[in-house]
Molecule: c-di-GMP-I riboswitch aptamer
Organism: Elusimicrobiota bacterium
C1' cells in the first nucleotide's frame, strides 16, 4: 500500500419532543437559543437492482402506482489506525 477488523482520539449523522410546510395516505423537506449530549449508528454516506414491510387506487386472494437505505442482500464510494 490492498484486505480484513474496530481500540484511541478527532469529526459525522440523528431516534424523541415541539413549531412551520408537502401528502388521500404511507411518509416526508425545513428549523429549535428543546430534552440532554440523545434511542441509537463504522458507512444511519449515495442509490429503490432482489426480497420484506407499510400505504392509496383498481377490474381486487392479484394488479398499477407511492414510502421505507435507521428491515434484509447485493451495488457504489468513504474518515481514523491500536491489537
Nucleotide at each position: 500500500a490492498u484486505c480484513a477488523c474496530g481500540a484511541a482520539a478527532g469529526g459525522g449523522c440523528a431516534g424523541c419532543u415541539c413549531c412551520c410546510g408537502a401528502g388521500u395516505a404511507a411518509u416526508u423537506g425545513g428549523g429549535a437559543u428543546g430534552a440532554g449530549u440523545g434511542c441509537g449508528c463504522a458507512a444511519a454516506a449515495c442509490a429503490a437492482u432482489g426480497g420484506g414491510u407499510c400505504c392509496a387506487g383498481c377490474u381486487a386472494u392479484g394488479c398499477u402506482g407511492g414510502a421505507u437505505a435507521g428491515c434484509c442482500a447485493g451495488g457504489u464510494u468513504a474518515c481514523c489506525g491500536a491489537a